This is a predicted structure of a 676-nucleotide part of an RNA (large-subunit ribosomal RNA, domain II) from a Lachnospiraceae bacterium. The coordinates come from a structure-prediction model, not an experiment, and the mean pLDDT is 85. The RNAcentral record of the full RNA draws on ENA. Lineage of the source: Bacteria > Bacillota > Clostridia > Lachnospirales > Lachnospiraceae.
[in-house]
Context: one part of a larger RNA
Parts: sequence; structure tokens; C1' cells
RNA sequence: UCCGGCGAGUUAUGCAAUUUGGCAAGGUUAAGUAGUUAAGCUACGGAGCCGAAGCGAAAGCGAGUCUGAAGAGGGCAUCAAGUCAAAUAGCAUAGACCCGAAACUGUGUGACCUAUCCAUGACCAGAUUGAAGCUGGAGUAAAAUCCGGUGGAGGAUCGAAGCCACAUCCGUUGAAAAGGGUGGGCAUGAGUUGUGGAUAGCGGAGAAAUUCCAAUCGAACUCAGAGAUAGCUGGUUCUCCUCGAAAUAGCUUUAGGGCUAGCCUGUACUAAUAUCUAACGCAGGUAGAGCACUGAAUAUCUAAGGGGGCGUCAAAGUCUACCGAGGAUUAUCAAACUGCGAAUGGCGUAUAGAGGUAAGUAUGGAGACAGACUUGCGGAGAUAAGUUUGUAAGUCAAAAGGAAAAGAGUCCAGACCUACAGCUAAGGUCCCCAAAUACGUGUUAAGUGGAAAAGGAUGUGAGAUUUCAAAUACAACUAGGAUGUUGGCUCAGAAGCAGCCAUUCAUUCAAAGAGUGCGUAAUAGCUCACUAGUCGAGAGGUCUUGCGCCGAAAAUUAACGGGGCUAAAACACGAUACCGAAGCUUAGGAACAGUAAUGUUGGUAGAGGAGCAUUGAUAACGCGCAGAAGUAGAAUUGAGAAGUUUUAUGGAGUGUUAUGAAGAGAGAAUGCCGGA
Repeated sequence: UCCGGCGAGUUAUGCAAUUUGGCAAGGUUAAGUAGUUAAGCUACGGAGCCGAAGCGAAAGCGAGUCUGAAGAGGGCAUCAAGUCAAAUAGCAUAGACCCGAAACUGUGUGACCUAUCCAUGACCAGAUUGAAGCUGGAGUAAAAUCCGGUGGAGGAUCGAAGCCACAUCCGUUGAAAAGGGUGGGCAUGAGUUGUGGAUAGCGGAGAAAUUCCAAUCGAACUCAGAGAUAGCUGGUUCUCCUCGAAAUAGCUUUAGGGCUAGCCUGUACUAAUAUCUAACGCAGGUAGAGCACUGAAUAUCUAAGGGGGCGUCAAAGUCUACCGAGGAUUAUCAAACUGCGAAUGGCGUAUAGAGGUAAGUAUGGAGACAGACUUGCGGAGAUAAGUUUGUAAGUCAAAAGGAAAAGAGUCCAGACCUACAGCUAAGGUCCCCAAAUACGUGUUAAGUGGAAAAGGAUGUGAGAUUUCAAAUACAACUAGGAUGUUGGCUCAGAAGCAGCCAUUCAUUCAAAGAGUGCGUAAUAGCUCACUAGUCGAGAGGUCUUGCGCCGAAAAUUAACGGGGCUAAAACACGAUACCGAAGCUUAGGAACAGUAAUGUUGGUAGAGGAGCAUUGAUAACGCGCAGAAGUAGAAUUGAGAAGUUUUAUGGAGUGUUAUGAAGAGAGAAUGCCGGA
């Protein structure tokens, strides 16, 4: 991992409800007793319980009573039949659908491991060092002191046994639930070790680490309380049919749990009504707008007041490129501003139309109270988030099908079943791939399409406007581009061209600046403006707009699904045909609702209904050695759970119908047991 078996809403009592049955102003027995052959059944048993009358705290009164001064008013009654069983689903109390803690308490068992202690024993090769003391000598007044010898101290030294466990390698489903290899430390001591004994869990022991107390230690193990408790996780077994949610509000030591309401479902009842549209009526202060109010904020004028200067102090006075309340004019802003103010939306109607029970009341049963994304309008955030929090809707959740390459929440569309029939939606029609290599008019040259900004650019299409142009424009070529004058000043120089000044003039001209740029030390030189000629038809500028270009760097190809596509297979507009879904239609069928016509039938949690199968029991009827159950196969029936027939095997039991009862259905529980 697989296969087989086992494996989870039960039982008792009570409560309230529904259904069925008995009796009914009544209903009913409990314990017990008697009878009977066991289980059990029958009879007796009226204690008790419920109901038939209530009101009041009570005395009490009573179809009334209480309150009250009350013949008032008001409250609660009166005006509806119960009761005893059974069944069903629910709740309560019990282990209460099943499995699952860590823990808590009590009784015991443990110191053969290990910690410390007690008693009594045992053990430590060999080598080294050489303390005190003693002694001989030297030395001293005597000592001290020095030298030699002797001596054999030490938590002394080196190092086996023994004990330890510092480094590293191996081992890591190991040879081993702590070891092995190579080195290492201590090795006469706070040493090691044998045997016997002591200390016990609310405890002991501890050279102290939450360390040890039998591979178990922040409180051992064993059994019991005990099926502890688990608002938590997991699991919870056959079929079909009808309806079908919620992820919200309030409260909660409450937030992943509950209770009530809202939303779902069953039953009974009511008879008018849900919803939509129009009409009419009503409330409002949002969008927008506005600036009288509350605030913010701009400029100018005016100006109370203030600052500063002058005024010999003070004062008056006066001046001011200072500040400036208030006022006037101008131009603005606001969720917590409003002298205004929509559209939608909301509420109401004994109006009209549509609609066709979708509504309401009572009562039984729930589930759910983690929601997700998308779109519009908002708050928070950074006008970030697959973020968070509202509101109005949609989808998913609980929804399959088609489209979006692939995709819970997007677009289209809501799957009862069958069909090798048809029409369409979104989206598509060159090939993969069903259908146009279709049509018309344009655009794009970037593979733009098939990712992106500020910004940049004689890309290109369309439109508007303006200037010049046969008195010849724009471009090109040829020629001219002069004179007063080197304007004045400045300056070493300043001559069109370093710089400054100037009503920047005037002359000759077809035209030519007191000069557009290059250039020189300054001149010179080249050139431009401007003019003529040649040529001969458009040329220049601005604005709006369509589609493109650059801006554009990331780690395997990977920014059309791919191939591939350029008068398109891209983009825009137009018009036609076709494809395309479980949509709609057609043909047949099933179930549900309804008198029918007709309509409906996706579905999680969940409510309701109808059935299938299994094992006993009772009764009736069967089958079976001429072959039961079981097992393996085949055929066949039913919408399904399932059933029937038959062949083989098997070798002794078993079925159908009705009623009634459950140890009554497995694929999941890191399920349990067995097997492979």
C1' cells in the first nucleotide's frame, strides 16, 4: 500500500408538539394481590395524576374576582374537550453519535540503574624526585648558619592495571536505543571497587546540571475514581423524489463558541395579496453649485491702530518702498461650511394596468452567524496591495455547459432523461479547430497588432486656418552686395563683426544693415540679409485629429495558445452569410404541482416525502438430496437502492406475503484485527 472482517444518534425517565387509536365531562391506573406452565398474560387494585373555574399576597369570594371610597375605570378570568396509550422527530437528565488529551485525586510498587550515606572487605606494575627529623664535619661566647651522609614526606612527578570521557574519524533502518578506532586526563587519593544495609514521589538524593530516583523526571511507575473533561481536530455506512439557506443584527470574560431575530423547510388555517410599471402625494440636503454664515486663502485700494525718522525733554505736528484689524473691489477652496440644489433611490395610496399565490397568521424541525471576487460610489492606506472597512448590485459559495490558450468569483447561459434533428448567445470563420483565404471604404510598415510613462522627432493619413506665388513664389545656379565711412567713443589697435553710444543717418541705386555668421593683432578675405537674371508651379507657417516611431536592460525559448499573417490572417467603419452551448425549438418518455389548460424538475448545510436491502420473531403459503444456502459465470427486468431466471460448483437447509422488532447498510476515523 492493497484485500477481507469489525467499526459511530442507542436505551431509560420526563417535557412540549404532531399523527393514529380507546374512552369522553371525564380519562387513567401505580405499587401490590390473585390466577395461570417459563417468558409472559389476564383479572382485581382509584392510592395518586391530568381535566371540568377562576381571581387575590392572603383571609376569602366565586362566573367572577383583585385594586379602590366607589354602581367608576382598569388587570386577569368567563365565552374553544379532555385524558390514557403507541409511533415520529426534538429538547432535558444520564458517558448520550464514536475515537482522542495534556492533566487531577486516591491506594500501592520501586534505590539490582543511578545520587548520597552507613557497615565490612578488596585493589593501585614499574620508574622518579628527595621535605622534616636524625647524624658526622665546619662554624659561633652560645646560637644561627653552611657542607656531607642518613632518612623517606607529598590531594608530588613519569607511566601500566583501574577509573574518566578532552579532540577527531567512523557509526546514524548502527555490531551497539550512546558503541568502535587513534590520540587524551587522573592514576596514595576529595582514589577505585565487591558485598550487605539506609533515604520514596505533596517525597528522596544532589562538589547544583531542573541533575538522578530501573532505556521514564519542572515532579517515577502501577491500579482505581473513569467512558475525567475536550466551545478543539478527525470520522459517522443504502436509493430516489420535493423545496432549499447563511456567512447579517443585537447581547455575550464574547470574538473559530453560544442565545434571540432575519434568511430555509414541514403542517394547519386566513382571504385577500407579494412584486413591477404608471399616476398622485410625502420626507430629504448627496452630486453639482455658491461664498450671506463657519473657517481657509489671493491681489489692489482705503483705513482705526501700531513700529521707525524728524521734532532740544514732553506734547502737538510732520514724514514713511514698514506692519495692519475693519471696509470696498477682484479672483478662489471645504467630509465635520450652506441664504441654493438635482438625477437615481426610499416611503405611502380603498387609483389604473401587469402579475398569478410568489402574501399573512399559528406551530414542528433546522442550518448559519470564518465568506470570496467583480462593477459603481465611499472611508483607511501611499486616490499601494490577490490589502482593509462600508454601501448598491452580480457571480461563486451551493452551478455543470460554451467563450476568455489553461483559470471558483469575468462574458454568454441556469444541466429531469433519450436523439448520428433544427435555430441561436457570448465568441468566432487561413491551418492546428466547426465556420468567409468572403465583400466595400480607408488606415498602419512599426510584426505596431502581440506589455509601459514623462519627454522627444521634417514618420504618415484627415481637417481647419494663414502667408507668398504667371507683376514668376520656394529651392538651385549666374551676377551684384556699393558710397560719405576706418560712423562717434573707447583703445596699443577697434576699420560692419572685444566693448559703449546713437529717432541706426544720409547718398547712389535693380538692390545692398553704420551689418547675420566665419575670419585678422588690426586690415584683408569668405558669407548672409537685400537685388537682378535663368527656370516655370506650387511653396512656407500654425492649430486640431487618426494610426505608427524612439524612450524600452535580467537572468533556459516564454509579452499572439502555436504555426504563421502585411491591398492582412492587423486596426477603424459598414453590410451579408455561416459556425457556435447541457440556452431555445423539434420528436419521444418520467416525476411533481394543478379540476384542467398548463407549468415546473442545477444544488452544499438543512427541512420534508417515498422506497430498497440485511438479521431475528409471529402467522399463512411454499421450495429442497430428482440438490437448499453459499460461490463463479451468463441472460434479463426496474428510475435507483436492487430483483428474477439459468449453467457450473456445492452438499442441507431455505424462501414469498403480511405484521412487528432492530447489534440494520463503510471508502476514508495517522481507525481495530487478520492476511498478502